[in-house]
Context: one part of a larger RNA
């Protein structure tokens, strides 16, 4: 000297543009954050396409947060035994028939959540049959397996198969913190044979055989730790950092299971076990903010219980739309970078005061006064975009009358802070008197102290200026 998600003192006018729970992965009131689709269906009811169920997609993405993990989790170069919903291309097909179920009536048990019995009913919900190829399966003869409809008659769809885009699982080299005051570790262990399991390889699991495997190039064990693109720093090799942003991974009140489904072992689905907390008629239920705002708490310490779907983007829908604390913006902090600005010009009687004096003077200082001139900024008025393309051709912008422009008024609204022995730019004077106190180091202060405290004066830097932490 740079530099930070800093923090604390002292100040503190303005914009951009970033960026702000690093401590307790502590515990939370309250609102909201995932719907949607009558062009797939049955019901109930009204002023009213308003409920209700059943069905479809979607809820595995978007958002968080770093506890865990020293591992194929990451990065990087490979690989072969997979799978893929919506989409994109080709080809073929879309016949036929039935049992039932919610919602709903009527009824019953409960404080509540909520459960039960009886009736009836539709479907793009279920379930049989037929048809069969480029599909599976095969002993090569064969056998096995699909579909669903709407409707405004031009479309959206179902079903099978191939192919492709993107996703995704899987295996391998290589690389990836400290620690020998950790030296031996291993029994599904290392490897065959065979079966199960999966979408797929494989001790992944099981059975049986055989006794291997791994280690000083550091096994095993114990601390730390999210990796990486990438920032900081430096000439550079390299040292340190993984905060915003972007990829990947892992979690989701704690342990554990699994169903659904293309995809989850699934943040705002379930189920079971702690615990913690709230309701309870004591018999029993409910609950998960590491989404966004806010709350307490610990803490040096860190925003708003804000707008708005206009834009982009993602769900659903034919579409009109509807939902989207993703996002797009406002708020709020000098937390940081960057720009502006606190006014120019003339103006000596060197004014008045202040210091200080060797008592003439010196110094603050062209600095004020005083003239004159801007108007950047700030205050009032007046215009006034760009972001906007959908669109039922009516229409529609949250930021917002926001940027910006142009008149108006009047220097009018705006200067600290830290330092002056020496490193190291800047000095007297008074008070103190080894006290009281300063200090990064060396040191200073015991009566003349440019080192302590105050005042002038200087010096730096400036809306900041120190101080303390921490890397280089």
């Nucleotide at each position: 000297g740079g530099a930070u998600g800093a923090a604390c003192g002292c100040u503190g006018g303005c914009g951009g543009c970033g960026u702000g729970g690093a401590u307790a992965a502590g515990g939370c009131a309250u609102g909201c954050a995932a719907g949607u689709c009558g062009g797939g269906a049955g019901g109930g009811u009204u002023a009213g396409a308003c409920c209700c169920u059943c069905g479809g997609c979607a809820g595995a993405c978007g958002g968080g947060u770093u506890a865990g993990u020293a591992a194929c989790a990451c990065g990087u170069a490979g690989g072969a035994a997979u799978c893929u919903a919506c989409c994109u291309u080709g080809a073929a097909g879309u016949c036929g028939u039935g049992a039932a179920u919610a919602a709903c009536u009527c009824u019953g048990a409960g404080a509540a959540a909520u459960c039960g019995g009886a009736g009836a009913u539709a479907a793009u919900a279920c379930a049989c049959g037929a048809u069969a190829g480029u599909c599976u399966c095969u002993u090569c003869g064969g056998a096995g397996u699909a579909a669903a409809g709407a409707u405004u008659u031009a479309u959206c769809g179902c079903u099978u198969c191939a192919a492709g885009a993107g996703g995704a699982g899987c295996c391998u080299g290589c690389g990836u913190c400290c620690u020998a005051u950790c030296a031996g570790c291993u029994u599904g262990u290392u490897g065959g044979u065979g079966a199960g399991g999966u979408a797929a390889u494989g001790g992944c699991u099981c059975a049986c055989c055989a006794a291997g495997g791994c280690u000083a190039u550091g096994a095993c064990g114990g601390g730390u730790a999210g990796g990486g693109g990438a920032c900081g720093u430096g000439a550079g090799a390299g040292c340190g950092u993984g905060u915003u942003c972007c990829c990947c991974a892992a979690c989701a009140u704690u342990g554990g299971c699994a169903c659904u489904g293309a995809g989850a072992c699934a943040c705002u689905g379930g189920c079971c076990a702690a615990a913690c907390a709230c309701c309870u008629a004591c018999g029993g239920g409910u609950g998960g903010c590491u989404g966004c705002a806010g709350u307490c708490g610990a803490g040096a310490a860190u925003a708003u219980u804000c707008c708005a779907c206009a834009a982009u983007g993602g769900g659903c829908g034919a579409a009109a739309g509807c939902c989207u604390g993703a996002u797009g913006g406002a708020g709020c902090g000098a937390c940081g970078c960057c720009g502006c600005g606190u006014g120019c010009g003339g103006g000596a009687u060197g004014a008045c005061a202040g210091c200080u004096u060797u008592a003439g003077g010196g110094u603050u200082g062209u600095a004020a006064a005083c003239c004159g001139c801007u108007u950047u900024u700030a205050u009032g008025g007046a215009g006034g975009a760009g972001g906007a393309a959908c669109u039922u051709c009516g229409g529609u912008g949250a930021c917002a009358g926001u940027a910006c422009u142009c008149c108006a008024u009047g220097a009018a609204u705006a200067a600290g802070a830290g330092g002056c022995u020496g490193c190291u730019a800047a000095c007297u004077a008074c008070g103190u008197g080894c006290c009281a106190g300063a200090a990064g180091c060396a040191u200073c202060g015991g009566u003349a102290a440019u080192a302590c405290g105050u005042a002038g004066g200087c010096c730096u830097c400036a809306a900041g200026c120190g101080u303390u932490a921490u890397c280089c």
This is a predicted structure of a 472-nucleotide part of an RNA (small-subunit ribosomal RNA, 5' domain) from an uncultured Parcubacteria group bacterium. Its Rfam family is "Bacterial small subunit ribosomal RNA". Its family is annotated with structural constituent of ribosome and ribosome in the Gene Ontology.